[in-house]
A computed fold for a 73-nucleotide RNA from Parasutterella muris, annotated as transfer RNA. Model confidence (mean pLDDT): 80 of 100. Its Rfam family is "tRNA". By type it is a transfer RNA. Rfam links the family to the GO term triplet codon-amino acid adaptor activity. The RNAcentral record of the sequence draws on Rfam.
């Protein structure tokens, strides 16, 4: 430069036909133990990469940019 993928909780990652955002873990209370681990219960944590568009309605569909990562030149 062309082509194709991914970008959702602190981390790894689900989200199916467009209809009120989840699960693991981490962390914080709380149980349980002399005390810690483990284990069980409970709770914080998100303006879905960014601006638009379509739509009653958008994590989803269009469009432009943007970080990565493949692949070709």
């Nucleotide at each position: 430069c062309a082509g194709g993928g991914c970008g959702u909780a602190g981390c790894u990652c689900a989200g199916u036909u467009g209809g009120u955002a989840g699960a693991g873990u981490u962390c914080u209370c709380g149980g349980u133990u002399u005390g810690g681990a483990a284990c069980c219960g409970a709770g914080c944590g998100g303006u879905c990469g960014u601006u638009g568009g379509u739509u009653c309605g958008a994590g989803u569909c269009c469009a432009a940019c943007u970080g990565c990562c493949c692949u070709g030149a």